The part of an RNA shown here (small-subunit ribosomal RNA, 3' major domain) has 476 nucleotides and comes from Hymenobacter aquaticus. Its Rfam family is "Bacterial small subunit ribosomal RNA". Its family is annotated with ribosome and structural constituent of ribosome in the Gene Ontology.
Context: one part of a larger RNA
């Protein structure tokens, strides 16, 4: 100077009190250990690994394991040579691949190009080590209020000062004082989204005023009034009162105002820290393999199971479960596609048939809540696991191992120990919708949307983190 103290002071954060639900007991989906196995490919391991890379493992993916093949290879570029390639057909194979048949070039400016085969040469290939050689990206501390620098001034010197006091902020924020005086990166603001208003437009919106049409529906002339859509403008600045206060700010059931003191939300992550993580996204030094640790092909694992955690969904019921009826969302995808309607069928779904490259038509009934009728506290008309038949769908192909329907079967499970997790408001809890990967789908995941919509915070003794000053020290 820094680290660190089971010193001390001040000041924060769902840190802990105050609340609300979980997690931990239950079955099942996932991941992870560990066991297993030919192989169960690799990789992430306190916080920051474990619904994590994987926004889709049946083949392909795929890197793993067995097998049967290939050696300038599977894919590209050059340079040589040749005219065939490609198509169809038998055969053998598990497929790669082999034999064997039948058809044969094409464009040309004639210089050559397309394309394919075959030698042989230059380049190949490697998800093969090292992330403690690296580059890029990312997590973390932490949206924490910090972290420096130039001159000068102090000190032998490392270094200090300025960054420290008083006050005040969410904030090194702003003030005021100061041997210091500016600066820079960081907060803030400039950027979107949302909350309220005008204006331009009007193939979605309205009978708002007109007319027409129907059992009925903006349906149909017509209209821009409204909602909306989506371009562009204001609007919030402690600007105005009152009080404190030197100030800066702070307070007020103050005033206007759709919004008030940072309005809400979001991108945005400073000097660094953790030799953090990634050589399997990519890139890329060094080591290694080169008839193999490199290519192709079938099957076959990555789904295994005395177990053990993590991370969810659904229960354990009456604020509930079934049945009827009847209402209201935003936000998103659709031509290899979404399908309106009709039949057929208990469904899943099929068959025909129509719109729409979509503010035009779809997917698309949102459910929760409403309102009736049934259940009577029971392992139940809770719960839905497992198992058994039958069937749809995708797709070469559902035995390893797919997802839904019906029918029947009806397990544990009566609120969960020690412990432990998330949340300050349109938050928690709840309740459904969509979309990306995707043939299909192991989505209960993950990222978005809206619908009703709470409680509680006296207060910083104390866990945990973090930020300034201070102090101690046999640490650096």
């Nucleotide at each position: 100077u820094g680290a660190c103290g089971g010193g001390g002071g001040c000041c924060c954060g769902c840190a802990c009190a105050a609340g609300u639900g979980g997690u931990g007991g239950a079955g099942c989906a996932u991941g992870u250990g560990g066991u297993u196995u030919a192989a169960u490919u690799c990789g992430a391991u306190g916080a920051u690994a474990c619904g994590c890379g994987a926004g889709g493992a049946a083949c392909c993916u795929u890197a793993c394991c067995u097998a049967g093949g290939c050696u300038a290879g599977a894919a590209u570029g050059c340079g040589c040579g040749u005219g065939a390639c490609c198509g169809g057909c038998u055969c053998a194979g598990a497929g790669a691949u082999g034999a064997g048949c039948c058809u044969u070039u094409c464009c040309u400016u004639c210089g050559g190009g397309a394309c394919a085969c075959a030698a042989a040469g230059c380049a190949a290939g490697g998800u093969g080590c090292u992330g403690c050689a690296u580059g890029g990206c990312c997590g973390u501390c932490g949206u924490c209020a910090g972290c420096u620098c130039g001159u000068g001034c102090c000190g032998u010197g490392a270094g200090g000062u300025g960054u420290u006091g008083g006050g005040u902020u969410a904030a090194g924020u702003c003030c005021c004082g100061c041997a210091a005086c500016g600066a820079g990166c960081g907060c803030a603001a400039c950027c979107c989204c949302u909350a309220c208003u005008g204006u331009u437009a009007g193939u979605u919106g309205c009978c708002a005023g007109c007319g027409g049409a129907u059992u009925a529906u903006g349906c149909c002339g017509g209209g821009g009034a409204c909602u909306c859509u989506a371009a562009u403008a204001g609007g919030a600045c402690u600007g105005c009162c009152u009080g404190c206060g030197c100030a800066a700010g702070c307070a007020g059931u103050g005033a206007g105002g759709a919004a008030g003191g940072c309005g809400g939300g979001g991108a945005c992550g400073a000097c660094g820290u953790c030799a953090g993580g990634u050589c399997a996204u990519c890139a890329u030094g060094g080591c290694c393999c080169u008839u193999a640790c490199g290519c192709c092909u079938a099957g076959g694992g990555c789904u295994a199971c005395a177990c053990a955690c993590g991370u969810g969904c659904u229960a354990c019921a009456a604020u509930g479960g079934a049945c009827g009826g009847g209402a209201c969302a935003g936000a998103g995808g659709g031509u290899c596609g979404c399908u309106a309607c009709a039949c057929a069928g208990u469904g899943a779904u099929g068959u025909g048939a129509u719109g729409c490259c979509a503010a035009u038509c779809u997917c698309a009934c949102a459910a929760a809540g409403c309102c009736g009728u049934u259940c009577u506290c029971a392992g139940u008309u809770c719960g839905g696991a497992u198992c058994g038949g039958a069937g749809u769908c995708u797709g070469c192909a559902a035995c390893u191992c797919g997802a839904c329907u019906c029918c029947g079967u009806g397990a544990a499970g009566c609120u969960g120990g020690a412990a432990u997790c998330a949340c300050u408001a349109g938050u928690a809890a709840u309740c459904g919708c969509g979309u990306a990967u995707c043939a299909g789908c192991a989505a209960u995941g993950a990222c978005g949307c809206g619908g009703g919509g709470a409680a509680u915070a006296c207060g910083u003794u104390c866990c945990c983190g973090g930020g300034c000053c201070u102090u101690g020290u046999a640490c650096a």